[in-house]
RNA sequence: AGGGCAAAACGGGUGACCGCUUUUUCCGGUCUCCGGACCGGUUGAAGAGGAAAGUCCGAACUCCAAAGGGCAGGGUGCUCCUCAAAAGGGAGGCAUCCCGGAUUUCCGGGGUGACGGAAAGUGCCACAGAAACCAGACCGCCCGCCUCCGGCGGGUAAGGGUGAAAGGGUGAGGUAAGAGCUCACCGGGUUGAUGGCGACAUCAGCCGUCUGGUAAACCCCAUCCGGAGCAAGGCUAAAUAGGCGAGGAGUUCCGUCUCUGACGGAAACGAAGCGGCCCGUUUCGUUUGACUCGCGGGUGAGCCGCACGUCUCCGGCAUAAGCCGGAGCCAGAUAAAUGGUCACCCUCCCGAUUCGGUCGGGGGACAGAAUUCGGCUUACAGUUUUGCCCUCGGG
Numbered sequence: 001a002g003g004g005c006a007a008a009a010c011g012g013g014u015g016a017c018c019g020c021u022u023u024u025u026c027c028g029g030u031c032u033c034c035g036g037a038c039c040g041g042u043u044g045a046a047g048a049g050g051a052a053a054g055u056c057c058g059a060a061c062u063c064c065a066a067a068g069g070g071c072a073g074g075g076u077g078c079u080c081c082u083c084a085a086a087a088g089g090g091a092g093g094c095a096u097c098c099c100g101g102a103u104u105u106c107c108g109g110g111g112u113g114a115c116g117g118a119a120a121g122u123g124c125c126a127c128a129g130a131a132a133c134c135a136g137a138c139c140g141c142c143c144g145c146c147u148c149c150g151g152c153g154g155g156u157a158a159g160g161g162u163g164a165a166a167g168g169g170u171g172a173g174g175u176a177a178g179a180g181c182u183c184a185c186c187g188g189g190u191u192g193a194u195g196g197c198g199a200c201a202u203c204a205g206c207c208g209u210c211u212g213g214u215a216a217a218c219c220c221c222a223u224c225c226g227g228a229g230c231a232a233g234g235c236u237a238a239a240u241a242g243g244c245g246a247g248g249a250g251u252u253c254c255g256u257c258u259c260u261g262a263c264g265g266a267a268a269c270g271a272a273g274c275g276g277c278c279c280g281u282u283u284c285g286u287u288u289g290a291c292u293c294g295c296g297g298g299u300g301a302g303c304c305g306c307a308c309g310u311c312u313c314c315g316g317c318a319u320a321a322g323c324c325g326g327a328g329c330c331a332g333a334u335a336a337a338u339g340g341u342c343a344c345c346c347u348c349c350c351g352a353u354u355c356g357g358u359c360g361g362g363g364g365a366c367a368g369a370a371u372u373c374g375g376c377u378u379a380c381a382g383u384u385u386u387g388c389c390c391u392c393g394g395g
Stems, first nucleotide, its partner, number of pairs: 001391010012345007020047004026041006049366001053377002056375005061229004068279004073225005078092005093115001094113008116220002121218002123214003138160002140156007168186006187209001188207008233304004243295005251267007268286007311328007346364008
C1' cells in the first nucleotide's frame, strides 16, 4: 500500500418557493344548551427509524367484581451485582480450545460453554468386540497333566486386538506369571484450616480408591409463573323486535302479618364468574324461572384512551452495567399527514481532458410511526474509525 473478517458511528447538507398535519397568538364572521363548536385570515413552534421490520423475551397500562389453597402444566439453572422485569447487561469462577512467553506446571491475551444433579430411579450407547452395568477372556503370559508340535485343566488381566469409550496413570518392588498386591508421586474421595459476600482457590491430614458416557432423554432438586390484550377499555348519540322456539333446579324449616295467603330469612338444589381440574368463594335463580342452545332483527356514528415517556441533553459517583442531581419538551394521523420543484455543495461510478484540476453523463442503501418502553433477531449501497489475519514493497 492492497485485500479479507469482525465491531461501532454516519447514512446526505444548505437556501428559496409551493403544499400537507398538529398546536400557539391575534382579527373577523356564523351558531350557541354560554361549556364552546365551525369557517376565513394572521403570528410562531414542531413533524417517520437504527432498525419504525419480525412479533421472539420482558414490562407499564386496561379489563376479567374482590380474595385464595392444592394438583397438573410451563419457564429458568455456575456466583455476585444491576434493572420495573427479562433468556437482557456488568464483573468474576470453573472447564475447554487457540496464540505468545516460560518450561515437571504456571503467566498473559483471545474465543466458546444449553455451566444444578448420573450414588433416587428408568431408558439408550448402533456396528465391531470375549465383554459396554456388574461384568468378562479372542490372541497372549504362567503352572500342571496327556495319547505331544497339538489337546485338556487351573491362574491372570500387566502386553496386544476391537471400539467414541474397556475398570485410574507413571515408576519401583514383589509374583509361577500378574494385579493397588505393596510403596512413592499424581489423579480421585473425604476431613480440617486460611482467604473470599460467593461460585471457588491454596495448604495440611486420612483412605488404597467410590468403575464409563448421555438429562436441548424421561426424571430428581432449587426457584419463578392468573388470563386476555389499545381491535384493551370508557363515554355520548341513534336505531330496533324488553323478538320467537326448545331445555331448565319446581323442595324443607322458622318468624311476622292485613292469615287457607303475603312478606322476610335459612337450608337444599341449579346456573354464571374466577387460564385447565378439584376445593373454596361471590352473585343470581328455583315456574313472576337465572342460565344454556337455536332462529331472526337493529346499530356498526362520534369522542376519549392519544403522548410527559422506564424520555433527551449536561454534570458528578462507580472497573462497568448503572445510580444521583440539574436543565428541556422533541409526531399523534384515522384509510392514514411528515411532501414536491429549483439551485449550490458532498459522496460513489464511467468517459473525455490542458491531469494541482476541469467538463459531461449516471447513481446515493435497508426502508415508513399507529398505546408506550427495555432487550433479542433479521435487512442495509457508500463513507469513516478501531481490532485481527493474509499478500506485496521499503527501512